[in-house]
């Protein structure tokens, strides 16, 4: 330099086909059990879906352009 994948909660991930109030587990804080923990069971927090422009009534999802990190090619 060309091409392909990936970025969503503090971490690890799902969302595939455009429509829900954006999920799960795992950490956290609060309770319950226990003699005290651990497990376990229960509820709360916690997201500008990488950043920025299109398309559309509607966008995490398609387009386009950046960044980041990852794999091939020369």
């Nucleotide at each position: 330099g060309c091409a392909c994948c990936a970025a969503u909660a503090g971490c690890u991930c799902a969302g595939c086909u455009g429509g829900a109030u954006a999920g799960a587990g795992u950490a956290a804080u609060c309770g319950g059990c226990u003699a005290c923990g651990a497990a376990c069971c229960g509820a709360u927090c916690g997201g500008u879906c990488g950043g920025g422009a299109g398309u559309u009534c509607g966008a995490a999802u398609c387009u386009c352009u950046c960044u980041u990190g990852g794999u091939g090619c020369g």
The RNA shown here (transfer RNA) has 74 nucleotides and comes from a Succinivibrionaceae bacterium. The coordinates come from a structure-prediction model, not an experiment, and the mean pLDDT is 81. Its Rfam family is "tRNA". NCBI's taxonomy places the organism under Bacteria, Pseudomonadati, Pseudomonadota, Gammaproteobacteria, Succinivibrionaceae.